[in-house]
Context: one part of a larger RNA
RNA sequence: UGUAGAACUCUGAUAGGGCUCAUUCCUAGUACGAGAGGACCGGAAUGACAUAACCUCUGGUGUGCCAGUUGUUUCGCCAGAAGCAUUGCUGGGUAGCUAUGUUGUGAUUUGAUAAGUGCUGAAAGCAUAUAAGCACGAAGCAUACCUAAAAAUUAGGGUUCAUCCAAUUUAAUUGGACGCGACUCCUGGGAGAAUACCAGGUCGAUAGGCUGCGAGUGUAAGCACAGUAAUGUGUUCAGCUGAGCAGUACUAAUGUUAAGCGCA
Numbered sequence: 001u002g003u004a005g006a007a008c009u010c011u012g013a014u015a016g017g018g019c020u021c022a023u024u025c026c027u028a029g030u031a032c033g034a035g036a037g038g039a040c041c042g043g044a045a046u047g048a049c050a051u052a053a054c055c056u057c058u059g060g061u062g063u064g065c066c067a068g069u070u071g072u073u074u075c076g077c078c079a080g081a082a083g084c085a086u087u088g089c090u091g092g093g094u095a096g097c098u099a100u101g102u103u104g105u106g107a108u109u110u111g112a113u114a115a116g117u118g119c120u121g122a123a124a125g126c127a128u129a130u131a132a133g134c135a136c137g138a139a140g141c142a143u144a145c146c147u148a149a150a151a152a153u154u155a156g157g158g159u160u161c162a163u164c165c166a167a168u169u170u171a172a173u174u175g176g177a178c179g180c181g182a183c184u185c186c187u188g189g190g191a192g193a194a195u196a197c198c199a200g201g202u203c204g205a206u207a208g209g210c211u212g213c214g215a216g217u218g219u220a221a222g223c224a225c226a227g228u229a230a231u232g233u234g235u236u237c238a239g240c241u242g243a244g245c246a247g248u249a250c251u252a253a254u255g256u257u258a259a260g261c262g263c264a
C1' cells in the first nucleotide's frame, strides 16, 4: 500500500519443528538346551540426550543496598564523614537476569506402503501369495502433536459499532454539525536497538514522592557508665536501605490546534 468502513475474534491453504536412546526389574532362571547358558511377546521403574517455560527451592551475579577495613587527601582540630586507590580490598545481599536449580515434553492413534508373510485361484485338471480378486506387515512416508499463518491477489468467516442538516451549477460539489473507533501527544514497563507491543492519561494508582509492610545488613550517631587505654556495656533485633507488595492524588500524565475515516 492492497484486501470496497472500523474494532475484536475465528478458520487454516501452506510452511517449519518434533516424533531419540540406554540400563535395571517383573514375566522367569520360565520356553529352549545334555550342560554351560538363556529368551521372544507383554508390563514397570530409572536415567542419558534434546527441548520449552520458570525462579518456590539449591546456587551464581547483583559497579546507585548494608557492614568491616588499609593507605592517603579534605571538611580548622577531636569525633564523625566524604573523595581517590580495579566497585580500593573484604564479608554478606533484595529485585531482575540466570543454571549446575525446578517443572513439563519427546505420548497415543489412524491410513497407504517397503523387504517380507499369507487367503482364494487359473493360465498349466496338479502346483502356485498373482495373472483377476482379498489380507497382513517398519524407528521409515502421510496423519495425529507443537508453532507461525488470509499478501491464501481465490486477499476468507463471525460478532459489535458507525451520518445527519442546508445550499445549488441537477452534478456530486460546497458549507456546517456530530464523534463509534483510530492515530499523533504525554506518564510508564510484564515490552523493547528505532519501530512495535502492553499498562495508563484526572470518570486516574501510569511513574515519582510520602506512609506502612516485606527483605537485606547486623546493633548507627550522640550521650551515659566501666576501664590508664585499646575497647566494652546500656540506650538498641538498633540505624540505614536500589529495583519487591500495598495504601495515598502531594508532583507529572495540561490545554488547544491540525490531519484522516465513516464507501459503493
Stems, first nucleotide, its partner, number of pairs: 005161006014148004020048007032037001049106006058099004065092005070085006110142002116136004163177006185201005206252003209248005215241003222235005
The part of an RNA shown here (large-subunit ribosomal RNA, domain VI) has 264 nucleotides and comes from a Patescibacteria group bacterium.
Its mean pLDDT, the model's own confidence on a scale to 100, is 81.
It matches the Rfam family "Bacterial large subunit ribosomal RNA". Rfam links the family to the GO terms ribosome and structural constituent of ribosome.